The prediction has a mean pLDDT of 82. c-di-GMP-I riboswitch aptamer from Peptococcaceae bacterium SCADC1_2_3, 87 nucleotides, folded computationally. The organism belongs to Peptococcaceae, within Bacteria. Rfam family: c-di-GMP-I riboswitch aptamer. Its family is annotated with cyclic-di-GMP binding in the Gene Ontology.
């Protein structure tokens, strides 16, 4: 260097729930806790689900839809990188 992966060895992230803070929301940061996870590092390339503020449409008097430029990697696929056992 490539492949390959765990009942090896050092290890590593940290789901639900709870607090506090930001968001309109979806969700996102911290803390505390661990569901699991061989990339659950990192990137929104391209899909897929979520949310709907502005917009748009309507109007039962402000409802229903539509629509991401919003996140979302712990949804898939691309990209890039990293430890290490066999080979």
């Nucleotide at each position: 260097c490539g492949g390959u992966g765990u009942u090896a060895a050092g290890g590593g992230c940290a789901a639900a729930c709870u607090c506090a803070c930001c968001g309109a929301a979806a969700g996102g940061u911290g803390a505390a806790g661990a569901u699991g996870c061989a990339g659950a590092g990192c990137u929104a390339u391209a899909g897929g689900g979520c949310u709907u503020a502005a917009g748009u449409u309507g109007u039962u008097c402000u409802g229903c839809a539509c629509u991401a430029u919003g996140a979302u990697a712990g949804c898939c696929u691309g990209g890039u990188u990293g430890c290490u056992g066999c080979u």